Context: one part of a larger RNA
RNA sequence: GAACGCUGGCGGCAUGCCUUACACAUGCAAGUCGAACGGCAGCACGGGAGCAAUCCUGGUGGCGAGUGGCGAACGGGUGAGUAAUACAUCGGAACGUGCCCAGUUGUGGGGGAUAGCCCGGCGAAAGCCGGAUUAAUACCGCAUACGAUCGUUCGGGGGCAUCCCUGAGCGAGGAAAGCAGCCGCAAGGUUGCGCCGAUGGAGGGUCUCGCGGCCUAUCAGCUAGUUGGCGGGGUAACGGCCCACCAAGGCGACGACGGGUAGCUGGUCUGAGAGGAUGGCCAGCCACAUUGGGACUGGGACACGGCCCAGACUCCUACGGGAGGCAGCAGUGGGGAAUCUUGCGCAAUGGCCGCAAGGCUGACGCAGCGACGCCGCGUGUGGGAUGACGGCCUUCGGGUUGUAAACCACUGUCGGGAGGAACGAAUACUCGGCUUCGAAUAGGAGACCGAGGGUGACGGUACCUCCAAAGGAAGCACCGGCUAACUCCGUGCCAGCAGCCGCGGUAAUACGGAGGGUGCGAGCGUUGUCC
Numbered sequence: 001g002a003a004c005g006c007u008g009g010c011g012g013c014a015u016g017c018c019u020u021a022c023a024c025a026u027g028c029a030a031g032u033c034g035a036a037c038g039g040c041a042g043c044a045c046g047g048g049a050g051c052a053a054u055c056c057u058g059g060u061g062g063c064g065a066g067u068g069g070c071g072a073a074c075g076g077g078u079g080a081g082u083a084a085u086a087c088a089u090c091g092g093a094a095c096g097u098g099c100c101c102a103g104u105u106g107u108g109g110g111g112g113a114u115a116g117c118c119c120g121g122c123g124a125a126a127g128c129c130g131g132a133u134u135a136a137u138a139c140c141g142c143a144u145a146c147g148a149u150c151g152u153u154c155g156g157g158g159g160c161a162u163c164c165c166u167g168a169g170c171g172a173g174g175a176a177a178g179c180a181g182c183c184g185c186a187a188g189g190u191u192g193c194g195c196c197g198a199u200g201g202a203g204g205g206u207c208u209c210g211c212g213g214c215c216u217a218u219c220a221g222c223u224a225g226u227u228g229g230c231g232g233g234g235u236a237a238c239g240g241c242c243c244a245c246c247a248a249g250g251c252g253a254c255g256a257c258g259g260g261u262a263g264c265u266g267g268u269c270u271g272a273g274a275g276g277a278u279g280g281c282c283a284g285c286c287a288c289a290u291u292g293g294g295a296c297u298g299g300g301a302c303a304c305g306g307c308c309c310a311g312a313c314u315c316c317u318a319c320g321g322g323a324g325g326c327a328g329c330a331g332u333g334g335g336g337a338a339u340c341u342u343g344c345g346c347a348a349u350g351g352c353c354g355c356a357a358g359g360c361u362g363a364c365g366c367a368g369c370g371a372c373g374c375c376g377c378g379u380g381u382g383g384g385a386u387g388a389c390g391g392c393c394u395u396c397g398g399g400u401u402g403u404a405a406a407c408c409a410c411u412g413u414c415g416g417g418a419g420g421a422a423c424g425a426a427u428a429c430u431c432g433g434c435u436u437c438g439a440a441u442a443g444g445a446g447a448c449c450g451a452g453g454g455u456g457a458c459g460g461u462a463c464c465u466c467c468a469a470a471g472g473a474a475g476c477a478c479c480g481g482c483u484a485a486c487u488c489c490g491u492g493c494c495a496g497c498a499g500c501c502g503c504g505g506u507a508a509u510a511c512g513g514a515g516g517g518u519g520c521g522a523g524c525g526u527u528g529u530c531c
Stems, first nucleotide, its partner, number of pairs: 002527005009377005015370002017335001022333003026330003031070003036067002039063002043061003046057004077288003087212001089210001091208003095205001097203001100201003104197001106195002108142001110140002118131005149172010178193006214260003221251003226248004231243003263285004267278004290311005313324004341367001343366003349363001350361004380410004390401004414472001416467005424458001429452005434446004475520005480501003486515005496503002
């Protein structure tokens, strides 16, 4: 966060499985880069052969599959577990940090493989095996080393025990990758994006101390890696985190240990406050991803849409063996009093990749459904007495419904029809200028200036104008007291009402109906729950 009953015109903004962390059909939710690489399965173009069908050709646009890089640890969901390895807040240190920012040193020269492709084989499939061959920003040596690291020598300073900071010298081991544009016959030059070592920062992360926030004593004692030390291992790092040895400690009525319940907070509701209750939406943190366990890769995971093992379940099978995980968005079954569309779009904001163009994005932006909530608007306005008809009541005179209706005049919100029609769009990109790199009148870079110029899911929607027309738009609960609103008929302790007190047994303002009235109004009542 409601549900149920009766009723229901429009719009805006919010919000919508609280129950089975039950099981899930189907589609989508994480890709991208050809400016890292070898290539060419398919498409288009070009070239060649051919009368033609067609064939050949990576030459070009581009690109399936593959190698490689980055991302996939974010974003999205849920609240099971967790009473402290969590959260909130204030401090701290013995530590990492991809991408980003600032300044700094370099980017030399070699090697061997392996996917893909080809050949062969196995299998129902999932998939797998063997042979031959090939590339790189993949992998591995070598060289070099400004910092940094380690060892050592000599100084200076500081503290809180292990020590810390700082200066100089010597030695040791340790790096790298190219690609694209332009110029050039070439060697090469240059610009941009990258790559390696080191420093600082930002952001983000890890660890840790104090203090704070549930119930239970019908739980009173708990503890053996337990508490501490020494030495090691391990980690990014401190630490019984782990291990060997040694000591016998540590916690507890200021509630240990046990049991129950529970994600925590900013906040939200209530209240004058103190307080009480609560934690749905939104935001921060945590935990989890079919159940349990484990590690791998990586800067970061012990990893929702990765891997391995085990369990339960479901599916395929040729019975040998395989496949799966909606607590992502929709949707289905089930459970339930109860909770939505298998929609549109990447136009905007944001994210990942990319030089860019751009690609992907159920994040997000929108639309749909539900009076579930809040807010706004409408269902007409003015006149109109013979106080009409009808209804109800009546003391039969009348009263009331009631200016209510009819009737007359008018208006046009919403809804309907017609026409016009947005904001959200700025970027990006191209050209020129200026600044800047450069030897350059090649070329590039820029957060600057000017010009050109494409892009809208919502949506022909909002909004505006015109047209017709009172026409399409009122209910629900209550009327004994509390509590605002009264009569008649029916019924007769029956049928029934009821929140409490209590009504009903023949004149019931309390049951049922009617007329009238009161309250609220697209709602009104009831139930649940909190203050």